[in-house]
Molecule: Bacterial large signal recognition particle RNA
Organism: Candidatus Hydrogenedentota bacterium
RNA sequence: UCGCGCUAGACGGGAAACUAGCGGUGUCCUGUAACUCGCAAUCCGCUUCAGCGAGGUCGAAUUCCCACUUGAGGGCGUCUUGCUCUUUAUAGGCGUGGCGCACGUGGCGUUGACGGCUGGGUCCUGCUCAACGGGACGCCGGCGAACCCGGUCAGGUCUUGACAGAAGCAGCCGUAGCCGGAUUGCCCCGUGUGCUGCAGGAGUGCCUGGCCCGAGCCGGCGGCGCCGCAAACCGUUCUGGGCAAGCGUUCGAGGGUGGGUGCGCGA
Numbered sequence: 001u002c003g004c005g006c007u008a009g010a011c012g013g014g015a016a017a018c019u020a021g022c023g024g025u026g027u028c029c030u031g032u033a034a035c036u037c038g039c040a041a042u043c044c045g046c047u048u049c050a051g052c053g054a055g056g057u058c059g060a061a062u063u064c065c066c067a068c069u070u071g072a073g074g075g076c077g078u079c080u081u082g083c084u085c086u087u088u089a090u091a092g093g094c095g096u097g098g099c100g101c102a103c104g105u106g107g108c109g110u111u112g113a114c115g116g117c118u119g120g121g122u123c124c125u126g127c128u129c130a131a132c133g134g135g136a137c138g139c140c141g142g143c144g145a146a147c148c149c150g151g152u153c154a155g156g157u158c159u160u161g162a163c164a165g166a167a168g169c170a171g172c173c174g175u176a177g178c179c180g181g182a183u184u185g186c187c188c189c190g191u192g193u194g195c196u197g198c199a200g201g202a203g204u205g206c207c208u209g210g211c212c213c214g215a216g217c218c219g220g221c222g223g224c225g226c227c228g229c230a231a232a233c234c235g236u237u238c239u240g241g242g243c244a245a246g247c248g249u250u251c252g253a254g255g256g257u258g259g260g261u262g263c264g265c266g267a
Base pairs, nucleotide, nucleotide: 001267002266003265004264005263006262009058010057011056012030013029014028015027020047021046022045023044024043035055036054037053038052039051064260065259066258067257068256069255070254073251074250075249076248077247079246080245081244082243083242084241085240089236090235092234093233095229096228097227098226099225100224101223103222104221105220106218107217108216115212116211117210118209119208120207121206122205123201124200125199126198127197129194130193131191132190133189134188135187137185139181140180141179142178143177149174150173151172152171157166158165159164
């Protein structure tokens, strides 16, 4: 060095989870040259050489062991950034109310702004007048006092010797009164009345006249300033959660590089 037969070992590994811990079944990742059967998530089997039981294959190397490197993926982080949900506050944006300024715009103004003086109307009070309504009087008509209204009083009655006189019912004529009508007049009362008039007042809001003065005035819209309101939206912020990426840390399949590993017999 070669051949034959063996042995250690290998025939997948890893992450999270579960567990006192380890491994398995199940999930996920990786990956293949990646044995078979039985067991098992309120689970199964074990104890740091940490699946067990039965069978099979390969076998000292492309397959076993170690180191370095690379590295899918997973775990963790009071870390960073972004997105999103929740919650709190905030008036910066957007919105809205009031006041002010008079910068822009618009309107009014030498056919006279603002301001000043002086009148009138609108408003109030009283009265007047008118209108309307009501009532009384007056007017017209009717009824109309049994007696206690008037006049005249037949008859009758009374007084008287007589003349004459007195009271007086009915009737008649009136009157008081009552009822009705009309409404021109006069009086009184009232009024959600008024192009009536007179007097007084209030007030400076509105309309309007006259005179003086001589260039500003108004603030609708925009702008600016101040004070409020409003948390629906945008922004900022507080609380708690989720997702993604990054960074750090940890585990780490697989890949790469280097190294290591028996026993017997024969040539």